[in-house]
Molecule: small-subunit ribosomal RNA
Organism: Nitrospirota bacterium
RNA sequence: AAACUGAGAGUUUGAUCCUGGCUCAGAACGAACGCUGGCGGCGUGCUUAACACAUGCAAGUCGAACGGAAUACAGUUUGAAAUCAGCGCAAGCUGGUGGAUUUCUGUGUUUAGUGGCGCACGGGUGAGUAACAUGUAGGUAACCUGCCCCUUGAUCUGGGACAACCAUUGGAAACGAUGGCUAAUACCGGAUAAGACCACGUAUAGUGAUAUAUGCGGUAAAAGGAUUUAUUCGUCAGGGGAUGGGCCUGCAUCCUAUCAGGUAGUUGGCAGGGUAAUGGCCUACCAAGCCUAAGACGGGUAGCCGGUCUGAGAGGAUGAACGGCCACACUGGAACUGAGACACGGUCCAGACUCCUACGGGAGGCAGCAGUGAGGAAUUUUGCGCAAUGGGGGAAACCCUGACGCAGCGACGCCGCGUGGAGGAUGAAGGCCUUCGGGUUGUAAACUCCUUUUAUGAGGGAAGAUAAUGACGGUACCUCAAGAAUAAGCCACGGCUAACUCUGUGCCAGCAGCCGCGGUAAGACAGAGGUGGCAAGCGUUGUUCGGAUUUACUGGGCUUAAAGAGCACGUAGGCGGCUGAUUAAGUCUGAGGUGGAAUCCCACGGUCCAACCAUGGAAUUGCCUUGGAAACUAGUCGGCUUGAGUGAGCGAUAGGAUGGCGGAAUUCCUGGUGUAGCGGUGAAAUGUGUAGAUAUCAGGAGGAAGGCCGGUGGCGAAGGCUGCCAUCUGGAGCUUAACUGACGCUGAGGUGCGAAAGCGUGGGGAGCAAACAGGAUUAGAUACCCUGGUAGUCCACGCCCUAAACGGUGGGUACUAGGUGUAGGGCUCUUUAGGGCUCUGUGCCGAAGGGAAACCAAUAAGUACCCCGCCUGGGAAGUACGGCCGCAAGGUUGAAACUCAAAGGAAUUGACGGGGGCCCGCACAAGCGGUGGAGCAUGUGGUUUAAUUCGAUGCAACGCGAAGAACCUUACCUGGGUUUGACAUGUAAGUGGUAGGGACCCGAAAGGGCGACGACUACCCGCAAGGGUAGAGCUUACACAGGUGCUGCAUGGCUGUCGUCAGCUCGUGCCGUGAGAUGUUGGGUUAAGUCCCGCAACGAGCGCAACCCCUAUCCUGUGUUGCCCCGCAAGGGGAUCUCUCAGGAAACUGCCAGCGACAAGCUGGAGGAAGGUGGGGAUGACGUCAAGUCAUCAUGGCCCUUAUGUCCAGGGCUACACACGUGCUACAAUGGCUACUACAGAGGGUUGCAAGAUCGAGAGGUGGAGCUAAUCCCUAAAAGUAGUCUUAGUUGGGAUCGAAGUCUGCAACUCGACUUCGUGAACGUGGAAUCGCUAGUAAUCGCGGAUCAGCUACGCCGCGGUGAAUACGUUCUCGGGCCUUGUACACACCGCCCGUCACACCAUGGGAGCCAGUAACACCCGAAGCCGGUGAGCUAACUGCAAAGAGGCAGCUGUCGAAGGUGGGACUGGUGACUGGGGUGAAGUCGUAACAAGGUAGCCGUAGGAGAACCUGCGGCUGGAUAACCUCCUUU
Repeated sequence: AAACUGAGAGUUUGAUCCUGGCUCAGAACGAACGCUGGCGGCGUGCUUAACACAUGCAAGUCGAACGGAAUACAGUUUGAAAUCAGCGCAAGCUGGUGGAUUUCUGUGUUUAGUGGCGCACGGGUGAGUAACAUGUAGGUAACCUGCCCCUUGAUCUGGGACAACCAUUGGAAACGAUGGCUAAUACCGGAUAAGACCACGUAUAGUGAUAUAUGCGGUAAAAGGAUUUAUUCGUCAGGGGAUGGGCCUGCAUCCUAUCAGGUAGUUGGCAGGGUAAUGGCCUACCAAGCCUAAGACGGGUAGCCGGUCUGAGAGGAUGAACGGCCACACUGGAACUGAGACACGGUCCAGACUCCUACGGGAGGCAGCAGUGAGGAAUUUUGCGCAAUGGGGGAAACCCUGACGCAGCGACGCCGCGUGGAGGAUGAAGGCCUUCGGGUUGUAAACUCCUUUUAUGAGGGAAGAUAAUGACGGUACCUCAAGAAUAAGCCACGGCUAACUCUGUGCCAGCAGCCGCGGUAAGACAGAGGUGGCAAGCGUUGUUCGGAUUUACUGGGCUUAAAGAGCACGUAGGCGGCUGAUUAAGUCUGAGGUGGAAUCCCACGGUCCAACCAUGGAAUUGCCUUGGAAACUAGUCGGCUUGAGUGAGCGAUAGGAUGGCGGAAUUCCUGGUGUAGCGGUGAAAUGUGUAGAUAUCAGGAGGAAGGCCGGUGGCGAAGGCUGCCAUCUGGAGCUUAACUGACGCUGAGGUGCGAAAGCGUGGGGAGCAAACAGGAUUAGAUACCCUGGUAGUCCACGCCCUAAACGGUGGGUACUAGGUGUAGGGCUCUUUAGGGCUCUGUGCCGAAGGGAAACCAAUAAGUACCCCGCCUGGGAAGUACGGCCGCAAGGUUGAAACUCAAAGGAAUUGACGGGGGCCCGCACAAGCGGUGGAGCAUGUGGUUUAAUUCGAUGCAACGCGAAGAACCUUACCUGGGUUUGACAUGUAAGUGGUAGGGACCCGAAAGGGCGACGACUACCCGCAAGGGUAGAGCUUACACAGGUGCUGCAUGGCUGUCGUCAGCUCGUGCCGUGAGAUGUUGGGUUAAGUCCCGCAACGAGCGCAACCCCUAUCCUGUGUUGCCCCGCAAGGGGAUCUCUCAGGAAACUGCCAGCGACAAGCUGGAGGAAGGUGGGGAUGACGUCAAGUCAUCAUGGCCCUUAUGUCCAGGGCUACACACGUGCUACAAUGGCUACUACAGAGGGUUGCAAGAUCGAGAGGUGGAGCUAAUCCCUAAAAGUAGUCUUAGUUGGGAUCGAAGUCUGCAACUCGACUUCGUGAACGUGGAAUCGCUAGUAAUCGCGGAUCAGCUACGCCGCGGUGAAUACGUUCUCGGGCCUUGUACACACCGCCCGUCACACCAUGGGAGCCAGUAACACCCGAAGCCGGUGAGCUAACUGCAAAGAGGCAGCUGUCGAAGGUGGGACUGGUGACUGGGGUGAAGUCGUAACAAGGUAGCCGUAGGAGAACCUGCGGCUGGAUAACCUCCUUU
């Protein structure tokens, strides 16, 4: 010097901001599980059954306390057998050898017993305990302390036993019993007493309890051992120290109030007992206290701490390992011994369990170390050693020590190392992907060179020990050798979150932490390749903290999101005006003590580094003691007046209570007049009325409610309060400044008030009106509507105590721009109206500020302070259980299981509304003509069929694809063939009398067979014949072809539709946190977002319009085939007109008048061929409908490949009970038939149109002029005119059928058209409903064309002829546009959504009961044991001569007392027939309650009713749309 610091993300919506929950990323672990696994170091390892334990070990030691015993040696003593010698006749004697045996002594070793010390330490566990257990700080003048240290003084003299041992004896054993002997540092008596202790005094100190000093009297000691002759170890009595404890106290120490009262030794006192010591610790007596909302008592859970994990911190969670304390030792109780225990490896008793037994009786306690079983997801060796550290004993040597030191097992954790390094491109092979080019794996590999950590083998070899002693251990470490050799996995790859493709699967299998993936192209499942991350590990699961400011002390909120109590009074508590003095509790500060060590942090050091270890520091944020300061808070004593209150004066008031009075109206009753209806509704009916209603007049009765005034006016705390008068009474305001002097604010509990409905008792009852009855409506109508009508509404008394009890806004105080109303009062100017200032209330607008926004804004939701209440995701649920209250209804307090990933607020854009405003359209209306009825045609559905191929399906499918199905087409069906194929390209091989192929055979054809005949091109060789090579062709094989097979919800392209509607957007700026808004809205105007004006907008784009085409007028040009003229004709001439084709002109609201804002524009007029886009066409914005089309075409993917390809014949698409769409023809006289006769336009024609002529009755035939077309042809236009028919199923109509024909075509049977003759159906103008059309339009009339051999064409697309009617207008229907409003919709109203019922599953409440547990209470019984009593039995030490005594013991007994028993209750848990509601569940039933005015506005409280949502009554709210009115405000 240092001790060091803070990230967010996903998910509610179409999008946004906010609120709010859920989830994730991080760190950690005594962990477990899955896959994998090379080495080392350091740590760590039953979290569950305080479950049960086999076996071994875990506490002994001292012979220097003692008597013995055993043994070895030495000495000493005895001296047997045997044997030798001598003597002897012999018996035998003597002596020697010998050494059995034996005595005593000494030394060493071992040792059961007596005795001493230890066993209360060390080691284990966390069951109990919510407590002085623990932590921290103190006290002990209320105490103890063996061994240890210092110090003082002693250690004298006697005695009697008991073990061991011996004898007898019981028992299976465990273990004893009796008698006898004996030692001690065992036990006992006596002496002595410096000091100690006890009693009584004196002095001193202290408030005192007491302490110290001192006097007299009394009481109590001891043990010896060892060796040497000097010590040493002991022993006793004191004093002191150290260490270790006991007890007491302050503070701290989990959840629950759905535990609110607890307590009789309980609280205190006095006396005694007990203890080392205080104390109800215990006993007797006395008193009645003590604890509690600052949570007693009860219940649940839990060893506490240093610390550990996490966190920026504050906190939260936790209490393994290490350390401190406590508690426990099979469960419960008890004492003994001892310095210390009520004792883990001691004793006694009871209980459960296990074991032994000879059945009599005994033994045991691993929560010590190993180990076993069990439990469990899960946790190790029955190891080595006392070498080190420490402990016990001993004088010591030494002994003991599962404490400890080591080793073993486990990736359980932390740390370290390795699995090779360098070079190496043909970017090898293989894999995977591919747009087929390539890319990637990838310098990765191979290959070349190098190294040897680790592992292996060999050799050396420590420190740990200070002289000896090393379990670890031949270990760490060092050296050498050989060789890349021995060593990589796991998870993930949709977003969060780093990392992407292929294949398989097809809402299946599966994934998932949240959001969510999977229904045929899955980056989300499974596999593979690749990639990312970490790495000897990686993932998962569990738990904790974090993120989470999501319980907010740091650091949140309550108008609408969850949240202000319905309102007030007031207790405790919290907070509190100005000023002086004082105290020092809080506060601040200095010093001291403590805050153990370890841990964390910092620095440095030791292991090669690190983990780990060591040294020092910092920190330990705390507590205690003491000195000081005095501003602030607080206490005490004073003072003050501004807060608060009182007094005096004044006016205002639907404030409250009681009594009385009055008028209008409804109803009823009586009487009169009067006659047929009244009443009621959308329309009706029920009802009422000729027995006289309604109407009207007069009189009477009775109850309820208070018109006008009347007012976002007044009063009240809120609920609430309205005719008038009287009495009683409350509060507020203004003025004044006399009085009190902080008396104040808030307010947990508590108390009172508290709309409507409802309840009880008694009255009252006119009107209204739940329930109820009837009538309607309706599919139903338990409703809305109508007619009646009971409780109730009213009064008195008593309950209930809830509302959208709302300003959805608790109370108080202070501060912070203004403007404008209104109510009450005061001052003032002028005094006329009026103005200015001010206090109190009540509204609106608005600045700053606040807010998610809407909005609030001096009446705050702003800025601050004080106090209270309340909230913490949605549902379950304001429910259940319990408590309290209530007569009941019910109120209040108030959960959980389970379930979801949201629920919600405000605002935005759309869409929608049986919301509003404005506008348009053949949308309606006004008209004309149709459809719907008939017959036929055609398309569709349905049905049928072998097939009736497929597609199109509201508008926007249905005379649509199809501008033409007899075959073909054709896609369908039946049958028959064929397989590199009917068609394309390529490769390889083969064939060169090959390809082809007449005639013939089988066959329905396709196809097959036979096979005379019989080729081609290029080049080379060759005279030629011919040969060779290559090609075309053919055959075979392989790639492939082919598919009208599927998916239009994989697509391109094309198309329909809204809609030729007027809209759709962008840039910049401005506004908003944002989605977004503005522009684009507004006032006018238009066909138009057309244009003008205004405007925080200014501009621009796609649309509109215009530009394009046709058409209407004119001009110019052009002039055949057209036009005109001549001509019989061929032909000739002409350029006025019609016409043709080009080019131009013309129309622009340009001109006039009026209206309008002087604008845009509108109306009318003039001129003009045409007038206000002249008429028509083409032209279709951003987008919508997963609209249509894979069968026009193209195309991804999938599927078929001797078939789903391809060829052929026949059939089918043409069926037919029926239903619908679109058409044609009609029903007739505006007509039919017959005859006659004008005028078009636009098209088409060489595989063609075909004239004239001719044949036929006709369709048509023959024949062929002309025409490649303004030339020729199709080509006749028809409606017209005249005649006839005369209202009828007809001379209308022309279906159907018969016969005969024509034409096309290989072929008209299924299945063509046309002609002629005959036949002659329905049909007489069409129900409900519905379509088209606004002018050359509708209507009507014919003509042409495409397709096409022909035709089903009455269809479609065009062309012209004749040629109307009507539009007042925008109320209504439909569609559309703009603005605005509401919304719970956003798949956007074909939306959303509620409840019953039915089914399945889940959790839960009640429940006759049943079972279990826990803790108390009462009583019974009462072991062991301490204490007390007794002790006639027994009795060594002392006394005594003795007898006997003192003392002791057994025994008996009393109190207490564990377990046990009985009883009635309490609490908790489990289970339970049945039952209640709740939740969840792709496609169940009934309705339609809510969201829009949701079709009866909704909601709250309450009461009644009803299948259900709900309906109705009463009161309340706006969180109701729309319209009007009133009031207020802003601007002009």